């Protein structure tokens, strides 16, 4: 130099065919408990790596660009 994946929430990661972003674990609050753990219930937390385009609408489809990991040469 060139290919191929990743890239969303503190962490792990879904997100279908382009239609109001989600879950688990962490964190807060209440319940339970003689108290802590575990349970249950609730609450909050997102410029979807960054900038631009199509589109009435874009995590998602195209340009461009960063960061990682893998392979070529």
């Nucleotide at each position: 130099g060139c290919c191929a994946c990743u890239u969303u929430a503190g962490c792990u990661c879904a997100g279908u065919c382009g239609g109001u972003a989600g879950a688990g674990c962490a964190g807060c609050g209440c319940a339970u408990u003689c108290g802590u753990a575990a349970u249950g219930c609730g609450c909050a937390g997102g410029u979807c790596g960054a900038g631009g385009g199509u589109u009435c609408g874009a995590g998602c489809c195209c340009c461009u660009u960063g960061a990682g990991u893998g392979g070529c040469u």

Predicted 3D model of a 73-nucleotide RNA (transfer RNA) from an uncultured Bacteroidia bacterium. It matches the Rfam family "tRNA". The family's RNA type in Rfam is transfer RNA. From the family's description: Transfer RNA (tRNA) molecules are approximately 80 nucleotides in length. Model confidence (mean pLDDT): 83 of 100.